Predicted 3D model of a 110-nucleotide RNA (c-di-GMP-I riboswitch aptamer) from Rubripirellula sp. The sequence was found by an Rfam model in a public genome assembly. Its mean pLDDT, the model's own confidence on a scale to 100, is 81. The model forms 94% of the base pairs in the Rfam consensus.
RNA sequence: CCUGGACAAAGGCAAACCGUCUGUAAAGGCGGGGCGCAAAGCCACGGAUCCAACCUAUUCAACAGUACAUGCGUGUGAUGUUGACACCGUUGGACCGCCGGGUUGCCAAA
Numbered sequence: 001c002c003u004g005g006a007c008a009a010a011g012g013c014a015a016a017c018c019g020u021c022u023g024u025a026a027a028g029g030c031g032g033g034g035c036g037c038a039a040a041g042c043c044a045c046g047g048a049u050c051c052a053a054c055c056u057a058u059u060c061a062a063c064a065g066u067a068c069a070u071g072c073g074u075g076u077g078a079u080g081u082u083g084a085c086a087c088c089g090u091u092g093g094a095c096c097g098c099c100g101g102g103u104u105g106c107c108a109a110a
Stems, first nucleotide, its partner, number of pairs: 005107001012037002017032006035097001041103003045100003049094006059084006066077004
């Protein structure tokens, strides 16, 4: 000098939850709070996950008129309109404490 993470040392960060603010939302900021973390520092580059909008078949609901059956109460089938709702996909966004990658860094036992 390089590598190296221990019942070392000095410290650092801060999950859930609560309060508040921003945002359609995912989520993020601030304060409290500590589940934990040797990069739980930073980066949205690759994947995963999440949100919004669009697309969309089937399904469901309502209505319409039509055909058949009928015990005249109704039932069944096809069609059309409107609404709801996916999976997949597209676009935009979130997320680094999901994984990988990039990058910077404290101290150092065996």